[in-house]
A computed fold for a 74-nucleotide RNA from Nanoarchaeum sp., annotated as transfer RNA. Rfam family: tRNA. From the family's description: Transfer RNA (tRNA) molecules are approximately 80 nucleotides in length. Its mean pLDDT, the model's own confidence on a scale to 100, is 82. RNAcentral holds the sequence, with entries from ENA. The organism belongs to Nanoarchaeum, within Archaea.
RNA sequence: GGCGCUUUAGCUUAGCUCGGUAUAGCACCACUUUCAUACGGUGGGGGUCCCCGGUUCAAAUCCGGGAAGCGCCA
Numbered sequence: 001g002g003c004g005c006u007u008u009a010g011c012u013u014a015g016c017u018c019g020g021u022a023u024a025g026c027a028c029c030a031c032u033u034u035c036a037u038a039c040g041g042u043g044g045g046g047g048u049c050c051c052c053g054g055u056u057c058a059a060a061u062c063c064g065g066g067a068a069g070c071g072c073c074a
Stems, first nucleotide, its partner, number of pairs: 001073007010026003020057001028044005050066005
């Protein structure tokens, strides 16, 4: 230098093919339970979907450029 893959909540992630209210678990908060703690149960908060631009009524998803990480080739 060329090619491919990955980037979503504090962490791990589904969703991307086929555009239509952003998921789940753990963690966190409150309540419940207990003499108390833990476990269990119920509820709740938390997201610039890596960045910029484009297409579209509508983009995490499609298109272009860029960044970071991993791998392959030279």